[in-house]
């Protein structure tokens, strides 16, 4: 100096005038004025996850169903985060990935004989004049994305873990080392029969449903109407009540139990049609909350001392203009320097087997790059609507850390 | 601000369940028939299956991000 990567942080800034929401303070019968103040993000987004809060009485149990899914921790939790363990990609930094196919089912189109126990051609033995049949063999050949460990020999009609022997895998039984994943290192065992589980499943660990239009509270206003809808039976007495069985419905995905609760025809609930109001508070923002320090922990985070308080709108406020100034990008034509490249006379100028080879350093050119100067531009994605961690996606430009790889100097 | 569906030719769908060559109607192109049309007949074209990336030999289909576009949801009696 180019090129890649970790991990952080920033989102122009100051001033001037007009306007906007909230909150406190003044004045004002009152509409409403005046003054302080504070007033969007890192993703407020998607609504992919976990939770809080809220209602369903509790949130009980058991199947279904759904999520995750290498181990250990971290958190209120999670599909997140830390560290760790094996793989796989890479030159390296570093990035990606992840339960189980040896529990059982299904697939595995097309080719190919055969897709998991296969005989096309081929090799071999027998029969047969012969075409050809009948048996063996997975060593070769061909087909596919994927064909049964791999070399080498023994063997044998050929051939094959059918056997040796090293190599690679699995799977076991011990011992070490770690909590564990895993890893090491010795026996055994021919055990080598694919893949796929983002099919089903299987094993392990969670999940009850809905979601601020949640849910309370107040004010206004109206008009009800049609269907559908269970089953009674006992007891007791104060004689129209109360209590058991039964039976019908509620709980916002499904079935079943348990416990609750309304009904049982004076009708729980449920359906359609129709009217009415679209107003005000609370839920609402102090919270798993921000910011210095100390401590433990590799670390994600704990823990403790101190300090701050930081939008709450509700057709939804947070914004317009103008003026400077800074980041940045273009442009213009000069001038200073640089890095490549090319460069007549194959120069000076070397070198030796003496007639041949080596040879750009410069004028110049072309192109880039840098710094100065003018002048035009110029800040991206995007906006809270209960909150709160996290993922993902969108995002001009800069600042800054980590480590690597080229090249060239010292 | 919340819940939920859908995306396959020019237009309307099927196919997704159980991964395997993308289909039917109408439209459109050529021919035939007819004086001509139109209606029929016969042959034919035409597809980033919304993007994107992943699981797998193989992906509209199975998984995840993202984009467009439609319904639904207030309260009272």
């Nucleotide at each position: 100096u180019g090129g890649g990567u970790u991990g952080g942080c920033c989102a122009g800034g100051c001033g001037a005038u007009c306007g906007c929401g909230g909150a406190c303070g003044g004045c004002g019968c009152g509409a409403g004025c005046c003054g302080u103040u504070c007033g969007a993000g890192g993703a407020a987004a998607g609504u992919c996850c976990g939770c809080g809060c809220u209602c369903c009485a509790c949130a009980a149990a058991g199947c279904a169903c759904g999520a995750u899914g290498c181990c250990g921790g971290g958190u209120a939790a999670c599909a997140c985060c830390c560290g760790g363990g094996c793989g796989g990609g890479c030159u390296a930094g570093c990035c990606c990935g992840c339960g189980g196919a040896a529990a059982g089912g299904g697939c595995c189109a097309c080719a190919g004989a055969a897709a998991c126990a296969g005989a096309c051609c081929g090799c071999c033995c027998g029969a047969g004049c012969a075409a050809u049949c009948g048996g063996g063999u997975a060593a070769g050949g061909g087909u596919g994305a994927a064909a049964a460990g791999g070399u080498g020999g023994u063997g044998u009609a050929a051939g094959a873990g059918a056997c040796c022997a090293c190599c690679g895998g699995c799977g076991u039984c011990g011992g070490c080392a770690g909590c564990a994943a895993u890893g090491c290192c010795g026996g055994c065992g021919g055990c080598c029969a694919g893949g796929c589980a983002a099919c089903c499943c299987c094993c392990a660990u969670c999940g009850g449903g809905a979601g601020c239009a949640a849910g309370g509270c107040c004010a206004a206003g109206c008009a009800g109407g049609a269907g559908c809808g269970a089953a009674g039976c006992c007891c007791g007495c104060u004689u129209g009540c109360g209590g058991g069985c039964g039976g019908g419905g509620g709980g916002c995905u499904g079935c079943u139990u348990g416990a609750c609760c309304c009904c049982c025809u004076u009708g729980a609930g449920u359906u359609c049609c129709g009217g009415g109001u679209a107003g005000g508070c609370c839920g609402c923002u102090u919270g798993a909350g921000c910011c210095c320090c100390g401590c433990g922990g590799c670390a994600a985070c704990g823990c403790g001392u101190g300090g701050c308080c930081u939008a709450g709108a509700u057709g939804g406020a947070u914004g317009a203009u103008c003026g400077c100034c800074c980041a940045g990008g273009c442009g213009u034509a000069u001038g200073c320097g640089g890095a490549u490249g090319g460069g007549a006379a194959g120069a000076a100028g070397g070198g030796c087997u003496c007639g041949c080879c080596c040879g750009u350093a410069a004028a110049c050119c072309a192109c880039c790059c840098u710094c100065a100067a003018c002048g035009c531009u110029g800040g991206a994605c995007a906006g809270a609507a209960c909150g709160c961690g996290g993922c993902u996606u969108a995002u001009a430009g800069g600042c800054u850390u980590u480590c690597c790889c080229a090249c060239a100097a010292a | 601000c919340g819940g939920g569906g859908u995306g396959u030719a020019g237009c309307g769908c099927a196919g997704u369940u159980u991964g395997g060559c993308a289909g039917c109607g109408c439209a459109c192109c050529g021919c035939g028939u007819u004086u001509g049309g139109g209606a029929c007949g016969c042959g034919g074209g035409g597809g980033u299956c919304g993007g994107c990336g992943g699981u797998u030999c193989a992906a509209a289909u199975c998984c995840g991000c993202c984009c467009a576009c439609c319904c639904c949801g207030a309260c009272c009696a």

Predicted 3D model of RNase P RNA and transfer RNA as a complex of 487 nucleotides. Rfam match: Bacterial RNase P class A. By type it is a ribozyme. Its mean pLDDT, the model's own confidence on a scale to 100, is 79.